RNA sequence: CAAUCCGGGAGAGACCGCAAGGCGCCGAAGGGGUACUGCAAGAAACUCUCAGGCAAAAGGACCGGAUUGG
Repeated sequence: CAAUCCGGGAGAGACCGCAAGGCGCCGAAGGGGUACUGCAAGAAACUCUCAGGCAAAAGGACCGGAUUGG
């Protein structure tokens, strides 16, 4: 550094509608842009909201631990 497992892990309508769908909203999978650094190029926790999401569950950047590999 990578993979797997375990623990922690934010935001925003349990909205309206019979339905099709409509309106509002969030920023922490992924993706785009920019700040910034730079020869090439890289790149945010800022920004867009394409994707995703807005009770719980699940997911979840990221953090910690274990194992394996390099």
This is a predicted structure of a 70-nucleotide RNA (Glycine riboswitch aptamer) from Anaerotruncus rubiinfantis. It matches the Rfam family "Glycine riboswitch aptamer". Rfam links the family to the GO term glycine biosynthetic process. About the family: This family represents the bacterial glycine riboswitch.